[in-house]
Context: one part of a larger RNA
RNA sequence: UGCAAAAAAUUGAGAGGAGUAAACCCUAGUACGAGAGGACCGGGAAAAGUAAAUCCCUGGUGAAUCGAUUGUUAUACCAAUAGCACAGUCGAGUAGCUACAUUUAUCAUAAAUAAUUACUGAAAGCAUCUAAGUAAGAAAUUAACCUCAAUACAAAUUUUUUUAAAAAUGUAAUAGACUAUUACAUAGAUAGGCUUAAUGUGUAAGAGCUGUAAGGCUUUUAGCUAAUAAGUACUAAAAUAUUAA
Numbered sequence: 001u002g003c004a005a006a007a008a009a010u011u012g013a014g015a016g017g018a019g020u021a022a023a024c025c026c027u028a029g030u031a032c033g034a035g036a037g038g039a040c041c042g043g044g045a046a047a048a049g050u051a052a053a054u055c056c057c058u059g060g061u062g063a064a065u066c067g068a069u070u071g072u073u074a075u076a077c078c079a080a081u082a083g084c085a086c087a088g089u090c091g092a093g094u095a096g097c098u099a100c101a102u103u104u105a106u107c108a109u110a111a112a113u114a115a116u117u118a119c120u121g122a123a124a125g126c127a128u129c130u131a132a133g134u135a136a137g138a139a140a141u142u143a144a145c146c147u148c149a150a151u152a153c154a155a156a157u158u159u160u161u162u163u164a165a166a167a168a169u170g171u172a173a174u175a176g177a178c179u180a181u182u183a184c185a186u187a188g189a190u191a192g193g194c195u196u197a198a199u200g201u202g203u204a205a206g207a208g209c210u211g212u213a214a215g216g217c218u219u220u221u222a223g224c225u226a227a228u229a230a231g232u233a234c235u236a237a238a239a240u241a242u243u244a245a
Base pairs, nucleotide, nucleotide: 005161006160007159008158009157010156014148015147016146017145020048024044025043026042032037049106050105051104052103053102054101058099059098060097061096065092066091067090068089069088070085071084072083073082074081075080109143110142111141116136117135118134119133165243166242169185170184171183172182173181190236191235192234193232194231195230196229197228200224201223206219207218208217209216210215
């Protein structure tokens, strides 16, 4: 942009993806073989590989969430804090992202065939898989399985609406380079803040008791707590104007 309005749901012409290899067990120590050895066919099947999705579990990361600690500077001093030193160093760690984690798939089939193997059978009284006719037969092909799909120009079908609607602007994320997409805009929980929790860290400061002291004990499962959850209009989603049927 088209399919001559908008929104939604379908059909499937067609396109892509997937396709691995199987230890071991049973059949069976059977067939076979003097023995040594040792099956086809058929039935189960772990681990691995590959692919996709996800973060409940197990781990990683987590540049400032909590704690410990060295040197030094500062807040007059003590105490308590803050800055700098690779994030000063070290121990943990939420969300998110992630694999070393988890889940799923690789399943079960069918059709027509290739090489090949056959049946019947003449030309050619025989023979011959082929000339007429009839079968078997592969991870390849076509279906089946998963995904996309009406710009499939033969532009399909169905439902709802019959006056909408759209863009811009703003708050944002299940989205994201920008656009776009999606949620919301006071008839509002969209983001921030706050409250209550969760999670993490590990028992704050101050005070009291105690020890010569470094320290210890009590108040105290404390205090603080990023990205999480619920609630709550406190802040910001103003106002106005535009296109369009």
The part of an RNA shown here (large-subunit ribosomal RNA, domain VI) has 245 nucleotides and comes from Nitzschia sp. (in: diatoms). The RNAcentral record of the full RNA draws on ENA. Lineage of the source: Eukaryota > Stramenopiles > Bacillariales > Bacillariaceae > Nitzschia. It matches the Rfam family "Bacterial large subunit ribosomal RNA". Its family is annotated with structural constituent of ribosome and ribosome in the Gene Ontology.